Context: one part of a larger RNA
RNA sequence: UUGGGCGUAAAGGGUCCGUAGGUGUCUUUGCAAGUCGUUUGUUACAUCCACCGGCUUAACCGGUGGCCUGCAAUCGAAACUGCAAGGAUAGAGUUCGAGAGAGGAAAGUGGAAUUCCUGGUGUAGCGGUGACAUGCGUAGAUAUCAGGAGGAACACCAAUGGCGAAGGCAGCUUUCUGGCUCGAUACUGACACUGAGGGACGAAAGCGUGGGGAGCAAACAGGAUUAGAUACCCUGGUAGUCCACGCCGUAAACGAUGAGCACUGGACGUCCGGAGGGUUCGACCCUUCUGGGUGUCUCAGCUAACGCAUUAAGUGCUCCGCCUGGGGAGUACGGUCGCAAGACUAAAACUC
Numbered sequence: 001u002u003g004g005g006c007g008u009a010a011a012g013g014g015u016c017c018g019u020a021g022g023u024g025u026c027u028u029u030g031c032a033a034g035u036c037g038u039u040u041g042u043u044a045c046a047u048c049c050a051c052c053g054g055c056u057u058a059a060c061c062g063g064u065g066g067c068c069u070g071c072a073a074u075c076g077a078a079a080c081u082g083c084a085a086g087g088a089u090a091g092a093g094u095u096c097g098a099g100a101g102a103g104g105a106a107a108g109u110g111g112a113a114u115u116c117c118u119g120g121u122g123u124a125g126c127g128g129u130g131a132c133a134u135g136c137g138u139a140g141a142u143a144u145c146a147g148g149a150g151g152a153a154c155a156c157c158a159a160u161g162g163c164g165a166a167g168g169c170a171g172c173u174u175u176c177u178g179g180c181u182c183g184a185u186a187c188u189g190a191c192a193c194u195g196a197g198g199g200a201c202g203a204a205a206g207c208g209u210g211g212g213g214a215g216c217a218a219a220c221a222g223g224a225u226u227a228g229a230u231a232c233c234c235u236g237g238u239a240g241u242c243c244a245c246g247c248c249g250u251a252a253a254c255g256a257u258g259a260g261c262a263c264u265g266g267a268c269g270u271c272c273g274g275a276g277g278g279u280u281c282g283a284c285c286c287u288u289c290u291g292g293g294u295g296u297c298u299c300a301g302c303u304a305a306c307g308c309a310u311u312a313a314g315u316g317c318u319c320c321g322c323c324u325g326g327g328g329a330g331u332a333c334g335g336u337c338g339c340a341a342g343a344c345u346a347a348a349a350c351u352c
Base pairs, nucleotide, nucleotide: 004323005322006321007306008305012320014201015200016199017198021194022193023192025088026087027086028085029084030083031082033081034080035077036076037075039073040072041071042070048066049065050064051063052062053061054060091191092188093187094186095184096183097182098181099180103177104176105175106174107173108172109171110154115149116148117147118146119145120144121143125136126135162169163168206247207246208245209244210243211242215241216240220236221235222234223233258319259318260317261316262315263314265298266297267296268295269294270293271292272291273290274289275288276287277286278285301308302307325352326351327350334345335344336343337342
């Protein structure tokens, strides 16, 4: 519960696609379902309201009239919504020409570094810490030079930068491929927005099968520290981290801010386009206008304040999701999904 809200107080779904539904540009004609009006019927009695009357008054009672906001029918109206037919182009899309980009998938390839192996030089230490020790080393380590193996990640460029719906994406090359922006004409003609269910994608960790394994590193072992030290520090070290395929479906999945459209002041950066002007004509620089991103600051306005402020948390509209004191509890039970871990849905008693 005809109310108020959701950046930080409880509250935006992790993201997108899309079904039903809801909502939807301008215009002509028609219909008349919604809508508005006329008339009629009905709308029990009582109640209620007005007036009159009866009990000495009142409560109470009687009479007359009204009301009964509803329903049905009838006759009308045609502005708005709807429906039907037709037209339009400002929304949406298509076409053509340019452009930027770590957008995605696959294959190939490069150098630096770590580790390991082989060989050379070389000798007693190395390593590590606040300080030690465990550890490694005369079976020759550390250091240094040459060669080799293998895995993972890509310094500088690099940015307050770019791309992507979100998660996210970074050496280089090739192939395949999605989206976006700008400019221009022509075309389609509302084809649109949102989106309950549904579907797809979805970091890390985790799970299954098979590979791979350099470094790092849960667990674990040892050494320290300490009153203790199941930690922080150190030496090791297995899952894992990597690849392929299949699951899981969660995050402070955050801008803690749902999507779309429209309107409303300025200033300064930056990225990608377009048009013009200046110019020593050049892939340079300066400057004006314009479109699309991404940032900072400040008006109006909003806000409890902090702050937000054309990328709104301002002003409006459409649609969806969500909130309703703290704990119990995102738990129990039931159901669905999952190999499992668990996920989703989601209470109550009790208590303050």